[in-house]
RNA sequence: AGAGUUUGAUCCUGGCUCAGGAUUAACGCUAGCGGCAGGCCUAAUACAUGCAAGUCGAGGGGCAGCAGAUCAUUUCGGAGAAGAUGGCGACCGGCGCACGGGUGCGUAACGCGUAUGCAACCUACCCUUUACUUAGGGAUAGCCCGGAGAAAUCCGGAUUAAUACCUGAUGGCACGAUAUGAGGGCAUCUGAGAAUCGUUAAAGAUUUAUUGGUAAAGGAUGGGCAUGCGAACCAUUAGCUUGUUGGUAGGGUAGCGGCCUACCAAGGCAACGAUGGUUAGCGGGUCUGAGAGGAUGAUCCGCCACACUGGAACUGAAACACGGACCAGACUCCUACGGGAGGCAGCAGUGAGGAAUAUUGCGCAAUGGGGGCAACCCUGACGCAGCCAUGCCGCGUGUAGGAAGACGGCCUUCUGGGUUGUAAACUGCUUUUAUACGGGAGCAAAAUAGUUCUGCAUUGUUUUUUGACGGUACCAUCAAAAUAAGCACCGGCUAACUCCGUGCCAGCAGCCGCGGUAAUACGGAGGGUGCAAGCGUUGUCCGGAUUUAUUGGGUUUAAAGGGUGCGUAGGUGGCGUGUUAAGUCAGUGGUGAAAGCCUGCAGCUCAACUGUAGAGGUGCCAUUGAUACUGACAUGCUUGAGUAUGGACGAGGUAGGCGGAAUUUGUGGUGUAGCGGUGAAAUGCAUAGAUAUCAUAAAGAACACCAAUUGCGAAGGCAGCUUACUGGACAGAAACUGACGCUGAGGCACGAAAGCGUGGGUAGCGAACAGGAUUAGAUACCCUGGUAGUCCACGCCGUAAACGAUGAUUACUCGAUGUGUGCGAUACACAGUACGCGUCUUAGCGAAAGCGUUAAGUAAUCCACCUGGGGAGUACGCCGGCAACGGUGAAACUCAAAGGAAUUGACGGGGGCCCGCACAAGCGGUGGAGCAUGUGGUUUAAUUCGAUGAUACGCGAGGAACCUUACCUGGGCUCUAAUGUGAUUGACCGAUUCAGAAAUGGAUCUUUCCUUCGGGACAUGAAACAAGGUGCUGCAUGGUUGUCGUCAGCUCGUGCCGUGAGGUGUUGGGUUAAGUCCCGCAACGAGCGCAACCCCUAUUUCUAGUUGCCAGCACAUAAUGGUGGGGACUCUAGAGAAACUGCCCGCGCAAGCGGUGAGGAAGGUGGGGAUGACGUCAAAUCAUCAUGGCCCUUACGCCCAGGGCUACACACGUGCUACAAUGGUCAGUACAAAGGGUUGCAACAUAGUAAUAUGAAGCCAAUCCCAAAAAGCUGGUCUCAGUUCGGAUUGAGGUCUGCAACUCGACCUCAUGAAGUUGGAAUCGCUAGUAAUCGCGUAUCAGCAAUGACGCGGUGAAUACGUUCCCGGGCCUUGUACACACCGCCCGUCAAGCCAUGGAAGUUGGGUGUACCUGAAGAUGGUGACCGUUAAAGGAGCUAUUUAAGGUAAAACUAGUUACUAGAGCUAAGUCGGAACAAGGUAGCC
Repeated sequence: AGAGUUUGAUCCUGGCUCAGGAUUAACGCUAGCGGCAGGCCUAAUACAUGCAAGUCGAGGGGCAGCAGAUCAUUUCGGAGAAGAUGGCGACCGGCGCACGGGUGCGUAACGCGUAUGCAACCUACCCUUUACUUAGGGAUAGCCCGGAGAAAUCCGGAUUAAUACCUGAUGGCACGAUAUGAGGGCAUCUGAGAAUCGUUAAAGAUUUAUUGGUAAAGGAUGGGCAUGCGAACCAUUAGCUUGUUGGUAGGGUAGCGGCCUACCAAGGCAACGAUGGUUAGCGGGUCUGAGAGGAUGAUCCGCCACACUGGAACUGAAACACGGACCAGACUCCUACGGGAGGCAGCAGUGAGGAAUAUUGCGCAAUGGGGGCAACCCUGACGCAGCCAUGCCGCGUGUAGGAAGACGGCCUUCUGGGUUGUAAACUGCUUUUAUACGGGAGCAAAAUAGUUCUGCAUUGUUUUUUGACGGUACCAUCAAAAUAAGCACCGGCUAACUCCGUGCCAGCAGCCGCGGUAAUACGGAGGGUGCAAGCGUUGUCCGGAUUUAUUGGGUUUAAAGGGUGCGUAGGUGGCGUGUUAAGUCAGUGGUGAAAGCCUGCAGCUCAACUGUAGAGGUGCCAUUGAUACUGACAUGCUUGAGUAUGGACGAGGUAGGCGGAAUUUGUGGUGUAGCGGUGAAAUGCAUAGAUAUCAUAAAGAACACCAAUUGCGAAGGCAGCUUACUGGACAGAAACUGACGCUGAGGCACGAAAGCGUGGGUAGCGAACAGGAUUAGAUACCCUGGUAGUCCACGCCGUAAACGAUGAUUACUCGAUGUGUGCGAUACACAGUACGCGUCUUAGCGAAAGCGUUAAGUAAUCCACCUGGGGAGUACGCCGGCAACGGUGAAACUCAAAGGAAUUGACGGGGGCCCGCACAAGCGGUGGAGCAUGUGGUUUAAUUCGAUGAUACGCGAGGAACCUUACCUGGGCUCUAAUGUGAUUGACCGAUUCAGAAAUGGAUCUUUCCUUCGGGACAUGAAACAAGGUGCUGCAUGGUUGUCGUCAGCUCGUGCCGUGAGGUGUUGGGUUAAGUCCCGCAACGAGCGCAACCCCUAUUUCUAGUUGCCAGCACAUAAUGGUGGGGACUCUAGAGAAACUGCCCGCGCAAGCGGUGAGGAAGGUGGGGAUGACGUCAAAUCAUCAUGGCCCUUACGCCCAGGGCUACACACGUGCUACAAUGGUCAGUACAAAGGGUUGCAACAUAGUAAUAUGAAGCCAAUCCCAAAAAGCUGGUCUCAGUUCGGAUUGAGGUCUGCAACUCGACCUCAUGAAGUUGGAAUCGCUAGUAAUCGCGUAUCAGCAAUGACGCGGUGAAUACGUUCCCGGGCCUUGUACACACCGCCCGUCAAGCCAUGGAAGUUGGGUGUACCUGAAGAUGGUGACCGUUAAAGGAGCUAUUUAAGGUAAAACUAGUUACUAGAGCUAAGUCGGAACAAGGUAGCC
């Protein structure tokens, strides 16, 4: 110090989360030791038991119990007497019990902190000083006797003491009164001193040393009171108050005071937050933080409050009293039922509560406290110990060597390696700690007694005695590595990785998220990382968070500027001079307790811990000084502000009057069948005369043109003309005032539209409503009507995307340009100045878009507002309103985002440009029929599998009768098919036969070759090794392929621009088939694509000339290149040439385009092919092949027979043949190319109607064969019919292939002769040697279901105006809430589940206040016949006032619960629609 998380990516805003520290902690796992600390945060809940406050005999009467000299007695055990004595229960008395200890209920307060004050006060014990300490008296407890009661306890009688109580004396430096008063003080006042009068004291004990008592003054200590300042939340608490505020008098108190009472006055507090409500002990400090702050108030210290709850007093120096009293209440206990007792928030301990917090320990040895002369006694304060890893600190669990890098584990590319790992084993060394044994502390100072100095106190010294902790700490010794390691984590944040299991299951998770068969994220293991006697989790606080921003934030669009103005309080404010010194600054003094923090030093072996010294304590108070700035006061100034003056401007406002056009309606005329309306229609109007048109009349509303980027106004808003009244900004000049200014919480006023009330008005328009359409529906969009309303007057409402989404004011900061209104200067030029309204831009700012003198720049002042999204501008409360509704304005719950700007894509029922058999123009088809073939579906034992929009469907398959074959049924095999290495053997093979469907099994027969004699060839083939799988996953893959698309695109380097994603280049203007080329340009270049290079084809030259060719020359034949020969031609196949917009004309800057141009075989890519960029579709294929993982192993492997893949109500695709005369049929006749052939093609001959059979020449092919090309041409016939069209189907007979044609082949002959007469909606192909049409060949193959596929040639068209539309594509641009990218996203009702909340008839609690009733104890006052020395003091009793608790009543507040009800939120796959995002298909929104 930061990091993760919104997006495809980016920047920003913004929330959520994490890493750190801390903890009175708890929980989980684990645990060796010691030191020092800490230990009921909850029930201020209830408490059994024990202890926690006593002491003094040197105050007293006395003497129960103990000891006991003595006396007497004795059974020798003992019993008795005796206050002499040590002492002492209970009692009277003194002091203490108000300290110490506990807790945090209450308290928002002078309770606490800090600083002052008391001239308004008290203070026992202690210290100092002064004085005194006298004379009497009567009681009473106890003891004794009697009584009541269960007890607690109480009553009566007799008797008694005091340092108890009472009376008297004395008394002043005390108190009060009277008058006086030097002097002092901040006011009231105070006051030395002296005077008179009045009032009030005492206690003794004793060892004779002392000590105690009384009065007074002072001190010290401790308290009391008052005041300034400081420190919680809520305004959905805004008004509170009658002893209230003040005065006078009195009472009361230690003392001031409404503290109390009477009277008088009517005040006092409050937006600087009164009153009310909720919560809370406060501080020193503690935790965190860089600090400022934030949170907190355990342990320790100070203060306060409380002591079962409430009240009230007594005693006392002090209490309204934790271990005292009284009353009331609740609770518990005892009881003989009459009555009594009690208060652990003391220390232990118990129950309960709770996640959770200890021993019913030891001791007064030390420190401290109470009493006492003292010894001593008491002390759960305290000192110690026990329990607990609760925290902090320290130590240990060994150390050095040791590689066969052991075994085992885990991983692995696997028999190799890696890792665990110098780790272990093994060797040497050490002994902290633990165990054992031995020694063994300090903390002790004092005190008694004696003695010394001295008059005592004090000091010194001697002796004796005192240790709970504790035989503990510590020290020494023996032995042995011996006694001692876990926890969490390992996807990123965040250090640390692999295997197995699981398979959106089980589970994890702080956030993002992980898990659906290869999980570094779940569980286990190995390994690793971190910390370590601990480690993790959970809770809480601070931090990070500048995420409440004083330091240190924002508000155009992210949350956020009030709709606008006026103005109160407040805040803030121009230029001088003087005074003051409040703020401010400096010095000094006081205080800021100790502990703590920080620094130095020191003590425990170190540390924690502790001691000591210092610093600090940012604060408050006082005092002295300074005077720049702010303030206050005084006095000036004119530039801010305002006034006056003349000028000019405008849809500024209010009220009245007037005007024309249009619309509608009425009336009248002309006129006739429609009008109107729409995408198209209909409703509607119209023959009772509409619409149209003319005239005329009426009504209401709005003001065309001018008109604008204009003007005015605070905003809302304002538009015909005119009159009246009226507001305002502006400029000129510079007369007047003299800071009068700015802003503005509350407040007041204004405030579009809609809406409301009353009364008018109503032409047009027009919510609601009605009808007609549209539609699946259409409560809409469209149409026809139409009420409220829109208009006027008056009164409400008070909101808008009331927007510039931009508060007001002031100052400063480059320019350019347009415009409105003034002024100046004028010459129709140039051009200044002021205030407005606009556009562009510099610096600067901004996340960017953008803003930019009209700031969103630089500064200042004031106000308003914001702090994640949703819930929600909702609920409740309050205020306003006639209502509608408005203002103010939450929470529970829920999500990890919501959002802004910009970028790249994709998309749009957005735009522009362009292309393509995309449309159009044509030709021919498909869709109808029959058949072939493929698919779906169905069926089946099986109908194996795959391919499924385009991009599956005559596809894998270029050929399923067996085989193929993967499927089914049945029969069999189990290391097995094939192959390789291979010992052995000389056979194997083969033949015959039996069983069997075959596979297979059994039997019989037969039995090598070569040789150099070593062996080799061939066959067999044991064992062993390497099985096999067309089983799954194409969503684990390679390879291959389809498609967009032969579309023109896709990128890179450097530079430049941008914070960045990205952009530029690649866009623009032209051009092209083309990102093809040219021009321009912050780009310059380059790569993959395009094109070219390659092949075929069209022309030609050269070379070559067999099997091809034959012009010329010969020979031969019936005829034929048949033969000799030839290379001319055709042809064959090699090498060349040729085409490049090269030339011409026109256009153009160029690229290029156009031309019936020339030339040329070919002309603008000549035609065709091969060639397929970056990528898209998780496209296809695990069944071509290969391959990871998973699965099967007497089977999911292998063999065999038979069956199936050929099924058939049906649906679809692709084809063939047709429906005929441009035809069928018969006869004759002509012209190809490209292929194939020895397991072959077969001439030819013969037989057969034919398929074919038999024989057979030739050919391993430019030689021979397949082989007939067909359409065509010529001639005949048919004559428009279901035909001489069409050939399906069926019957019969054959041929061929093949072990085998039944399921299930092809072909031939004869017979049969179905549908079909040109095909609905729709849809396909094709732009030239193309479509159409005609035949030929080949692969596969025994044969063939081929009408398929792939090739070959023959004949050979029509049309394209053109790019509006459909489809697909490219480029640019625009919008976007899409990015899984429109097959997107997304809204609402309803239905289901879950969760929290609001309302609500009621109901149950709680506290508070009010009124009334009743009213304990106590206190105060009055009275007091009774008690009480003779009188008394005083008391009982009675009574008045006050008052806790209680009761009653009506309200308000608050909390819980609830029938019913309302909306909200959340929840993979429910229903209905389709509102928003693109022009979202009616622009959206308020």
The RNA shown here (small-subunit ribosomal RNA) has 1486 nucleotides and comes from an uncultured prokaryote.